The part of an RNA shown here (small-subunit ribosomal RNA, 5' domain) has 521 nucleotides and comes from an uncultured soil bacterium. The full RNA is in RNAcentral, with records from Greengenes and SILVA. It matches the Rfam family "Bacterial small subunit ribosomal RNA".

Context: one part of a larger RNA
RNA sequence: GAUUGAACGCUGGCGGCAGGCCUAACACAUGCAAGUCGAGCGAGAAAGUCCUUCGGGAUGAGUAGAGCGGCGGACGGGUGAGUAACGCGUAGGAAUCUACCUGGUAGUGGGGGAUAACUUGGGGAAACUCAAGCUAAUACCGCAUACGACCUAAGGGUGAAAGGGGGGGAUCGCAAGACCUUUCGCUAUCAGAUGAGCCUGCGUAAGAUUAGCUAGUUGGUAGGGUAAAGGCCUACCAAGGCGACGAUCUUUAGCUGUUCUGAGAGGAUGAUCAGCCACACUGGGACUGAGACACGGCCCAGACUCCUACGGGAGGCAGCAGUGGGGAAUAUUGGACAAUGGGGGCAACCCUGAUCCAGCCAUGCCGCGUGUGUGAAGAAGGCCUUAGGGUUGUAAAGCACUUUCAGUGGGGAGGAAAGAUUGCGUGUUAAUAUCACGUAGUUGUGACGUUACCCACAGAAGAAGCACCGGCUAACUCCGUGCCAGCAGCCGCGGUAAUACGGAGGGUGCAAGCGUUAAUC
Numbered sequence: 001g002a003u004u005g006a007a008c009g010c011u012g013g014c015g016g017c018a019g020g021c022c023u024a025a026c027a028c029a030u031g032c033a034a035g036u037c038g039a040g041c042g043a044g045a046a047a048g049u050c051c052u053u054c055g056g057g058a059u060g061a062g063u064a065g066a067g068c069g070g071c072g073g074a075c076g077g078g079u080g081a082g083u084a085a086c087g088c089g090u091a092g093g094a095a096u097c098u099a100c101c102u103g104g105u106a107g108u109g110g111g112g113g114a115u116a117a118c119u120u121g122g123g124g125a126a127a128c129u130c131a132a133g134c135u136a137a138u139a140c141c142g143c144a145u146a147c148g149a150c151c152u153a154a155g156g157g158u159g160a161a162a163g164g165g166g167g168g169g170a171u172c173g174c175a176a177g178a179c180c181u182u183u184c185g186c187u188a189u190c191a192g193a194u195g196a197g198c199c200u201g202c203g204u205a206a207g208a209u210u211a212g213c214u215a216g217u218u219g220g221u222a223g224g225g226u227a228a229a230g231g232c233c234u235a236c237c238a239a240g241g242c243g244a245c246g247a248u249c250u251u252u253a254g255c256u257g258u259u260c261u262g263a264g265a266g267g268a269u270g271a272u273c274a275g276c277c278a279c280a281c282u283g284g285g286a287c288u289g290a291g292a293c294a295c296g297g298c299c300c301a302g303a304c305u306c307c308u309a310c311g312g313g314a315g316g317c318a319g320c321a322g323u324g325g326g327g328a329a330u331a332u333u334g335g336a337c338a339a340u341g342g343g344g345g346c347a348a349c350c351c352u353g354a355u356c357c358a359g360c361c362a363u364g365c366c367g368c369g370u371g372u373g374u375g376a377a378g379a380a381g382g383c384c385u386u387a388g389g390g391u392u393g394u395a396a397a398g399c400a401c402u403u404u405c406a407g408u409g410g411g412g413a414g415g416a417a418a419g420a421u422u423g424c425g426u427g428u429u430a431a432u433a434u435c436a437c438g439u440a441g442u443u444g445u446g447a448c449g450u451u452a453c454c455c456a457c458a459g460a461a462g463a464a465g466c467a468c469c470g471g472c473u474a475a476c477u478c479c480g481u482g483c484c485a486g487c488a489g490c491c492g493c494g495g496u497a498a499u500a501c502g503g504a505g506g507g508u509g510c511a512a513g514c515g516u517u518a519a520u521c
């Protein structure tokens, strides 16, 4: 000099853009943060309103809220405790899986038995739970079939499925419907895309006041296990494997793109943003599933907190806010799903503390303002003085203007694409239904928001400080003090004229900031 997720002191007008627990991975009150689908299924309230013969009925409404079932809760969000490691970075590899999505090929026939909800009865303080009975499905299980697929001793063997919605001219049917068609699904398999698992070369902190380490250890055979290679696991056999090119041990640490500095080489760093990894009160375990050994799932053990009728139960903010605590120190228990994205759904739509916005903080960067011109009687006052004067100083006053920003009042974009609806066209089709797509018109959705921006009004009106002035280092005099009080980054100042302490006048440098401290180069 540059820089910072900074803090402290003094001061503080506005805006834009960013950033904001670096400490206790300490403990957490409260609210919210993951649901959705009635176009998979069976069942199904109440308040209110109306009627009433006072029994009830209609509507609310096949709505709400539950249950079975499907998909999603493995994403998104947080944190950096652990980890010196194939964890990360980079370059390769072969023995793998991949829901939803895309493109092929082939199917979607016919049966069965349960179970929740519900009803009844019982246990319990509660959490909850037991028994009996009833019922449905795109829930579950056989049978048939098998183009692909899998196994094979090459003969053969094994293995699927589910229906739902819309529309309809003939034919059949009492009707429902069959049937036809369309759409969303379902099954098998091939390929793609995406994502993930695994292996390897090289690189990846410090310590030798850590020199030896290792028995599933190193390799082989056989088997098991996994989606998959492999001591991953087991049995047997061999005795290997690593190490001064630093093994092992100890300490420290998430890694990277980056960021800061520097002419570069290098040094330092890993906040925000992005990629990867790890973790979710502590430790362990599996279940479900395409995917987890799962932050807001389950089980066990532990510590802690809470409820209890003492028998037993409940909980996990390193999600967003917020509280206590720690600390030099770090924000609102805000708004909205309008946009972008995600989950579910045919869709309308619902959910979304992701996100978009607003609030707080000079924490940083950038921009703007605090007036402009004129004005010598060089006013008054202050300070200095050799008492003549000098300086503050065109500075002020005065005169003439302007009105950015803030204020008040009006106007006013863009962020909106979608969706709905009505025509038309194309495709599907037996069809002018339906459905899908395209197109045109109409309608229509904004948290921010008193938006950005524009216009008008009034008046210089509301807006300057901080540090320094001995040398380094730009900037000097007076008074007070008298080795005292004090200053200080280094050299050093202060013991009676201190440009170095304290005050004043003046000056210098930066400026809504300026200094100090800490840290890095």
Stems, first nucleotide, its partner, number of pairs: 001521004006517005013368006019361002021326001026324003030321003035071003040068002048059004078279003087204007096196002101192008109143001111141002118133006149158003163184006171178002205251003212242003217239008254276004259268003281302005304315004332358001334357003340354001341352004371401004381392004405462001407457005415448001419443009465510005470491003476505005486493002